Two RNAs folded together computationally: RNase P RNA and transfer RNA, 465 nucleotides in total.
RNA sequence: AGACGGCCGGAUGGCCGCUCCCCGGCCCCAAAAGUCGGGGGGAGGAAAGUCCGGGCUCCACGGAAGCACGGUGCCGGGUAACGCCCGGCGGGGGCGACCCCAGGGAAAGUGCCACAGAAAGCAAACCGCCGAGCCCGUUCCGGGUCUUCGGAUCCGGCGGGCGGCAAGGGUGAAAGGGUGCGGUAAGAGCGCACCGCGCUGCCGGCAACGGUGGCGGCACGGUAAACCCCACCGGGAGCAAGACCAAAUAGGGAUGGCAGGCUCUCACGAGCCGGGCGCGCUUCCGCGUCGCCAUCCGGGUCGGUUGCGCGAGGCGUCCGGCGACGGACGUCCCAGAGGAAUGGUCAUCGCCCGCCGCGAGGCGGGGACAGAACCCGGCUUACAGGCCGUCU
RNA sequence: GCCGGAGUAGCUCAGCUGGUAGAGCAGCUGAUUUGUAAUCAGCUGGUCGGGGGUUCGAUUCCCUUCUCCGGCU
Numbered sequence: 001a002g003a004c005g006g007c008c009g010g011a012u013g014g015c016c017g018c019u020c021c022c023c024g025g026c027c028c029c030a031a032a033a034g035u036c037g038g039g040g041g042g043a044g045g046a047a048a049g050u051c052c053g054g055g056c057u058c059c060a061c062g063g064a065a066g067c068a069c070g071g072u073g074c075c076g077g078g079u080a081a082c083g084c085c086c087g088g089c090g091g092g093g094g095c096g097a098c099c100c101c102a103g104g105g106a107a108a109g110u111g112c113c114a115c116a117g118a119a120a121g122c123a124a125a126c127c128g129c130c131g132a133g134c135c136c137g138u139u140c141c142g143g144g145u146c147u148u149c150g151g152a153u154c155c156g157g158c159g160g161g162c163g164g165c166a167a168g169g170g171u172g173a174a175a176g177g178g179u180g181c182g183g184u185a186a187g188a189g190c191g192c193a194c195c196g197c198g199c200u201g202c203c204g205g206c207a208a209c210g211g212u213g214g215c216g217g218c219a220c221g222g223u224a225a226a227c228c229c230c231a232c233c234g235g236g237a238g239c240a241a242g243a244c245c246a247a248a249u250a251g252g253g254a255u256g257g258c259a260g261g262c263u264c265u266c267a268c269g270a271g272c273c274g275g276g277c278g279c280g281c282u283u284c285c286g287c288g289u290c291g292c293c294a295u296c297c298g299g300g301u302c303g304g305u306u307g308c309g310c311g312a313g314g315c316g317u318c319c320g321g322c323g324a325c326g327g328a329c330g331u332c333c334c335a336g337a338g339g340a341a342u343g344g345u346c347a348u349c350g351c352c353c354g355c356c357g358c359g360a361g362g363c364g365g366g367g368a369c370a371g372a373a374c375c376c377g378g379c380u381u382a383c384a385g386g387c388c389g390u391c392u
Numbered sequence: 393g394c395c396g397g398a399g400u401a402g403c404u405c406a407g408c409u410g411g412u413a414g415a416g417c418a419g420c421u422g423a424u425u426u427g428u429a430a431u432c433a434g435c436u437g438g439u440c441g442g443g444g445g446u447u448c449g450a451u452u453c454c455c456u457u458c459u460c461c462g463g464c465u
Stems, first nucleotide, its partner, number of pairs: 001392008010349007018042009044369001048380002051378005056238004069234005074088005089103001090101004104229002109227002111223003126169002128165003133162005140157007177195006196218001197216008242306004252297007260273005275290006313332008351366006393464007402417004411448001419435005441457005
């Protein structure tokens, strides 16, 4: 100068409060509530974000499999479970300690690869390289032969076409193995060596995988955090879940009582008439519906109680394991509020900063992120300052 | 506490299965008019809320985080 792992996250005391539990006194017939006194407990490493996994509760469902949808994805292990953790493998980065990786399948199929570029998956040829093969040059150049002096023909060169090539240039993120030697007209796995790749045998390993031998001249670009395929997992909702008690008002049901006027009757009883509202436009007429009081029942709201603090629990020792973790023994009980407590102040000490002072010291200031709300295991994010260990 | 949704220009919104981001209003300049408004022509303006990853390439796909909005007693 760095890398990794672990821990703390002010301490003690006094006074005044808040909340929960226990004990005792007062009140009360008793209990609850209230009040007084005493004792005990009272935020975090993240209580946060609500991103995963569970417990618990309710709903749905005969079981299993399948389909759809969502998630996970190297191998082995840990765990109640996980997308978490541990160990290993492979790839990448760093001089190194060490760090990072959604890390199955692209020879099952489909899609996409903009711009540039000749060509983007089918292979293709812009510049370029070649003149071995074929053709041409109304014979361009050099040389030879024949000649009826017009020319014909052969060889070489040059140029062009057909053609051969993919080494080099150029485009791109990516151009159908890489380097070297040979080879060739030029080239090219065309041949060879090494590396890479594929297939396969053996060895090591539980496995991922690694090592090694043989064969194959190379076919098979990338993308699955695109659809998809394969393997595995997943029923839904959430403590405002759910359970219990239960007021006033309104409404529902049951029972009982009362319900206007007239006539007959001694009375019991019988008969007749009558009201409000709605619908059919209205009248007639028809249909439907309706009272008051008391008691009881049931649903449900406000409200209250519960769920709600012994738990995959904390601490210590030992044992097994590289480790995550597991086991045994001992010990402890450690927040439960509900508009929501866990605070305020003083003193001393400790940390950091500034000023003064030679110094001992003095004065002033600061102290983060954040606060339970059913609980637990993880992940992620925020955090003043400090401590310890191992390593480069 | 629990559940769901949205962040793109100064404002309101598009942007479909990745290929380099637009529309309307607003702003500025010019024309028109005596002048203004309206109209016409042109122009400016973007860390796609922040960070990281996948990919050749991300507003878009994935993870994480911040802010805002809505619903449930």
Model confidence (mean pLDDT): 76 of 100. Rfam match: Bacterial RNase P class A.